[in-house]
RNA sequence: GCCACCGUAGCUCAGUGGUAGAGCUCUCGAUUCGUAAUCGAGCGGUCGUCGGUUCAAAUCCGACCGGUGGCUCCA
Numbered sequence: 001g002c003c004a005c006c007g008u009a010g011c012u013c014a015g016u017g018g019u020a021g022a023g024c025u026c027u028c029g030a031u032u033c034g035u036a037a038u039c040g041a042g043c044g045g046u047c048g049u050c051g052g053u054u055c056a057a058a059u060c061c062g063a064c065c066g067g068u069g070g071c072u073c074c075a
Stems, first nucleotide, its partner, number of pairs: 001071007010024004018055001026042005048064005
């Protein structure tokens, strides 16, 4: 330098045009003599950035940024 994949909640991930979600963590409550476990509720999101297409974009298109892997060249 080229190619592929990935980027969504604090962490791990789902969601591939039509209301942004799950598990864990955290907070509160129930339960217990107490703790853990369990159960219920709650908090938590510029969906990497910018632009485009569309009535409508996390989702499609382009550029860029970052990460992982592969390939190639030079020394």

The RNA shown here (transfer RNA) has 75 nucleotides and comes from a Gemmatimonadota bacterium.
It was read from a public genome assembly.
Its mean pLDDT, the model's own confidence on a scale to 100, is 82.
It matches the Rfam family "tRNA". It is annotated as a transfer RNA.